[in-house]
RNAcentral holds the sequence, with entries from ENA. Bacterial large signal recognition particle RNA from an Anaerolineae bacterium, 265 nucleotides, folded computationally. The gene name in the source record is ffs. Of the family's consensus pairs, 88% are formed in the model. Its Rfam family is "Bacterial large signal recognition particle RNA". Rfam links the family to the GO terms SRP-dependent cotranslational protein targeting to membrane, signal sequence recognition and signal recognition particle, plasma membrane targeting. Rfam's curators write: The signal recognition particle (SRP) is a universally conserved ribonucleoprotein involved in the co-translational targeting of proteins to membranes. Its mean pLDDT, the model's own confidence on a scale to 100, is 77.
């Protein structure tokens, strides 16, 4: 050196988050030549040799171990950096909206009376009377009791020796309770009632009547003056996104460096 057949190991790693820590299940990378079962998020299983059990390949190497070597996905993490965006607040400043008050301009109107003052009605709220409508009861009119209603009571009953007299069903006639009508009349109660009639309060928006004075009144527009509103611009604070950047962790690749034992030839 090379064959057998062995034993350390290996048979995926990492971020993050649980955790006192380690390791695993679950979530995210990486990334395979990285088996299989059983057990786990109010969670399984360890204790610094920090997943247990159970089985199965490979096996001393391009596949095992180490580098405070490079290169480097990935996630977290930053009282920091920077700016846009999203949300929160603010209104000093622009700017828009809107009241007001002063001055310009200024259509129209105005001695056939502008504006202004007093006064009176209508619109408005309310009472009370009338009317109209509705509803109820009266009054009127028809109908209305087998008996327990009233009159009249054939027949027939009863009493009587007759003469006569007594209850009284049908029928007829009337009628109550009641039930239709009919509303001309009376009485009462109501209203989203009225070209009505009287009285009382309230208003100065608008309409319209007197009186009294006597020259301005004015839509729109443009400036400014104090207010009230928006939050586009703009301030102001920090919160999440997001980009830049840091410090560690850190998968993979690249690169150096380390490991046996037996028996033969």
């Nucleotide at each position: 050196u090379c064959g057998u057949g062995c034993u350390a190991g290996a048979u995926g790693g990492g971020g993050a988050g649980c955790u006192a820590g380690c390791g695993g299940u679950g979530c995210c990378c990486u990334g395979u030549a990285a088996c299989c079962c059983g057990c786990a998020a109010u969670c399984c299983g360890c204790u610094a040799c920090a997943g247990c059990g159970g089985g199965g390949u490979c096996g001393a190497a391009u596949u095992c171990c180490c580098c405070g070597g490079u290169u480097g996905a990935g996630g977290g993490c930053c009282g920091g950096c920077g700016g846009u965006c999203a949300g929160c607040g603010g209104g000093a400043c622009u700017g828009c909206c809107u009241g007001u008050c002063a001055g310009g301009c200024g259509a129209g109107c105005g001695u056939a009376g502008a504006g202004g003052g007093c006064u009176g009605g209508g619109u408005c709220c309310u009472g009370u009377g009338c009317g109209g409508c509705g509803g109820g009861g009266g009054c009127c009119u028809g109908c209305g009791a087998a008996c327990c209603u009233g009159g009249u009571c054939a027949g027939g009953a009863c009493c009587g020796g007759a003469a006569g007299g007594u209850a009284g069903c049908a029928g007829c006639c009337a009628u109550a309770a009641g039930c239709a009508g009919u509303c001309a009349c009376c009485c009462u109660c109501g209203g989203g009632u009225g070209c009505c009639a009287c009285g009382g309060g309230g208003u100065u928006g608008c309409c319209u009547g007197g009186c009294c004075u006597g020259a301005g009144c004015g839509a729109g527009c443009c400036u400014g003056u104090c207010g009230g509103g928006c939050a586009a611009g703009c301030c102001g604070a920090g919160u999440g996104a997001c980009g830049a950047g840091g410090a560690a962790c850190g998968a993979a690749a690249c690169g150096g460096g380390g490991u046996g034992c037996a028996c033969g030839a």